[in-house]
RNA sequence: AGCUUAUCCAGAAAGAUGGAGGGAAACGGCCCUGUGAAAUCUUAGCAACCCCUAAUAGGUAGGUGCUACUUCCGGAUUACUUAAACGUAAAUCAAGAUAAGAG
Repeated sequence: AGCUUAUCCAGAAAGAUGGAGGGAAACGGCCCUGUGAAAUCUUAGCAACCCCUAAUAGGUAGGUGCUACUUCCGGAUUACUUAAACGUAAAUCAAGAUAAGAG
C1' cells in the first nucleotide's frame, strides 16, 4: 500500500524557521494566502478512536489524530418533492480522512 469495522454538519492557534502556494487527486465552483501558503519545529489547545476513572458521565497522564470553510461544495443509484428543472441535515454505494483491528 491493500483488507475488516466504526465515525465524519461538534470541538480546538499562537510563535519561530520558511518564502508561494494551499483547501486529498482530475475538472468546475467557492474560498484562504506577501497583513506570509505548504512544510518543519516549539508551545498551547481540542477530545474522534484507543486509553484512564468512582463510568448514560467525566478525564487528557499515555498511544494516534486533529486545531479556516459540513470530508469547503459539486459523484452514482434510489426515495421524497416539482408540471419540469431546481431542491432535500433521507437511504445505500463510490471516493477520501481518522481510529481500532486482523493478516
The RNA shown here (SAM riboswitch aptamer (S box leader)) has 103 nucleotides and comes from a Crocinitomicaceae bacterium. Its mean pLDDT, the model's own confidence on a scale to 100, is 83. It was read from a public genome assembly, where an Rfam model found it.